Overview: Small-subunit ribosomal RNA, 3' major domain from a metagenome, 477 nucleotides, folded computationally. The coordinates come from a structure-prediction model, not an experiment, and the mean pLDDT is 84. Its Rfam family is "Bacterial small subunit ribosomal RNA".
[in-house]
Context: one part of a larger RNA
RNA sequence: UGACGGGGACCCGCACAAGCGGUGGAUUAUGUGGAUUAAUUCGAUGCAACGCGAAAAACCUUACCUACCCUUGACAUGUACCGAAGCUUACUGAGAGGUAAGUGUGCCCGAAAGGGAACGGUAACACAGGUGCUGCAUGGCUGUCGUCAGCUCGUGUCGUGAGAUGUUGGGUUAAGUCCCGCAACGAGCGCAACCCUUGUCAUUAAUUGCCAUCAUUUAGUUGGGCACUUUAAUGAGACUGCCGGUGACAAACCGGAGGAAGGUGAGGAUGACGUCAAGUCCUCAUGGCCCCUAUGGGUAGGGCUUCACACGUAAUACAAUGGCGCGUACAGAGGGUUGCCAACCCGCGAGGGGGAGCUAAUCUCAGAAAGCGCGUCGUAGUCCGGAUCGGAGUCUGCAACUCGGCUCCGUGAAGUCGGAAUCGCUAGUAAUCGCGGAUCAGCAUGUCGCGGUGAAUACGUUCCCGGGUCUUGUACA
Numbered sequence: 001u002g003a004c005g006g007g008g009a010c011c012c013g014c015a016c017a018a019g020c021g022g023u024g025g026a027u028u029a030u031g032u033g034g035a036u037u038a039a040u041u042c043g044a045u046g047c048a049a050c051g052c053g054a055a056a057a058a059c060c061u062u063a064c065c066u067a068c069c070c071u072u073g074a075c076a077u078g079u080a081c082c083g084a085a086g087c088u089u090a091c092u093g094a095g096a097g098g099u100a101a102g103u104g105u106g107c108c109c110g111a112a113a114g115g116g117a118a119c120g121g122u123a124a125c126a127c128a129g130g131u132g133c134u135g136c137a138u139g140g141c142u143g144u145c146g147u148c149a150g151c152u153c154g155u156g157u158c159g160u161g162a163g164a165u166g167u168u169g170g171g172u173u174a175a176g177u178c179c180c181g182c183a184a185c186g187a188g189c190g191c192a193a194c195c196c197u198u199g200u201c202a203u204u205a206a207u208u209g210c211c212a213u214c215a216u217u218u219a220g221u222u223g224g225g226c227a228c229u230u231u232a233a234u235g236a237g238a239c240u241g242c243c244g245g246u247g248a249c250a251a252a253c254c255g256g257a258g259g260a261a262g263g264u265g266a267g268g269a270u271g272a273c274g275u276c277a278a279g280u281c282c283u284c285a286u287g288g289c290c291c292c293u294a295u296g297g298g299u300a301g302g303g304c305u306u307c308a309c310a311c312g313u314a315a316u317a318c319a320a321u322g323g324c325g326c327g328u329a330c331a332g333a334g335g336g337u338u339g340c341c342a343a344c345c346c347g348c349g350a351g352g353g354g355g356a357g358c359u360a361a362u363c364u365c366a367g368a369a370a371g372c373g374c375g376u377c378g379u380a381g382u383c384c385g386g387a388u389c390g391g392a393g394u395c396u397g398c399a400a401c402u403c404g405g406c407u408c409c410g411u412g413a414a415g416u417c418g419g420a421a422u423c424g425c426u427a428g429u430a431a432u433c434g435c436g437g438a439u440c441a442g443c444a445u446g447u448c449g450c451g452g453u454g455a456a457u458a459c460g461u462u463c464c465c466g467g468g469u470c471u472u473g474u475a476c477a
Stems, first nucleotide, its partner, number of pairs: 001477002003474003007471007015461002019425005026316008034307002042053002064302007073127001077126002079123005086103007107116003129291002132289003138285002140280003143276001145274001150189006156165003169180003195268004200236007209226003214223002239262001242256005318418001322377007334365003339358002344353003384415001389410007431453007
């Protein structure tokens, strides 16, 4: 100087407390461990691994296993020789491939001969290739402490020195934020602000958007208009600016006015010096080591989908604040030409037919659901719950057996609110309800977004956990 303390002081955080809803019990989905297996590819392992890499494992993916094949190779550059490339057919094979036959001559230079470019084949060798090992050789990227308020430097001063001071102290703040003081004076990386979204207003603009007035219509449908809504560009607006009080005449804090918004308005992006030899050699790059007729390459089939069990994360429930039936209302944000697919017809339905429109404020996905109104059920393993299984279908796709989704009919399991323990959340939040996107031929209870309805509680900081500052002890570094 640090680190540590079941030392002290002060402060903060959904850390506790106060509340609301869960997990832990059931079934299913999914990941992991373990076991199994020819293979169940590999990685991730307290917080910070476990719906994680994987924003889609039937084939492909795919790295694994089995079998069958190739050896200058699927890919790159170089050398020599032959042939344009390509196309068609037959046999064989699970296919990759193997064997054989036929067809065919382009482009550039040149009168021609011939040469050249691209492409294919053959040969030999330099080499290719490796998701092989080492993340404890590395770059890059990422997680975490933590959006915590810290981490340092120059000069000066003090100390023999390691170092100290500044950065400590008194206040204050979300903040090393600001003020005052001070052997310090300044500065840098962080904080804040500048950026994006949202909340108010104005100006400009007015189609595909909108409709107050006029006419018109089943319908903003048409004429008309751009006031309103909205869209999208530019501005304004909030700064403790104003008033009162407290304070040290400071910084600031408390209350108030005005205001759409008030003291960081709300949300996001933004992550200092460093820590964990944290994670990743399987994104990529790369040192070293290793393989080189195989640890490389191709193909078919299988596996990653197994199942006594254990754990994590979710979905659905156990019902009446509910289930079912009929009627009826209101979003936002997105996607769409190999696409989204309307009207209409067929089918109980998944879906099929159909063909209009749309490169989209125009057409379409697309009927939002919870909600509201009426009816029914009456506490029952039920008109709750829907697992499982049988049958029949449908869609995608060469192909749904291993191993996809969906529909209909039948079946109708566990489950009556969950032990010890444990998680999330402070406001348009939790809870609850649906909608969309990426991936994608098909496949979502995952994930990333979007809006609808919309709470309760916070006395307080004694205690648990984590963190910050000062101080103290130490046989630790």